Notes:
This is a predicted structure of a 72-nucleotide RNA (transfer RNA) from Sporichthya sp. Taxonomically the source falls in Sporichthya (Bacteria, Actinomycetes, Sporichthyales, Sporichthyaceae). Model confidence (mean pLDDT): 84 of 100. Its Rfam family is "tRNA". Rfam classes the family as a transfer RNA.
RNA sequence: GGGCGUAUAGCUCAGCGGUAGAGCCCCGCGCUUACAACGCGGUGGUCACAGGUUCGAUCCCUGUUGCGCCCA
Numbered sequence: 001g002g003g004c005g006u007a008u009a010g011c012u013c014a015g016c017g018g019u020a021g022a023g024c025c026c027c028g029c030g031c032u033u034a035c036a037a038c039g040c041g042g043u044g045g046u047c048a049c050a051g052g053u054u055c056g057a058u059c060c061c062u063g064u065u066g067c068g069c070c071c072a
Stems, first nucleotide, its partner, number of pairs: 001071007010024004018055001026042005048064005
């Protein structure tokens, strides 16, 4: 330098046109002498960034940036 993949909650990931989700973490309550486990509830998001298409974009298209793999 070229090709492919990837970027979504604090972490690991799902979702692939029509209201953004799960597990873990964290907080509160229940339970317990207490803690853990368990149960219930809650907090938490610029869907990497900038454009484009569309009635409507996390999702499709283009570019940029970061990361990973392959080729040279």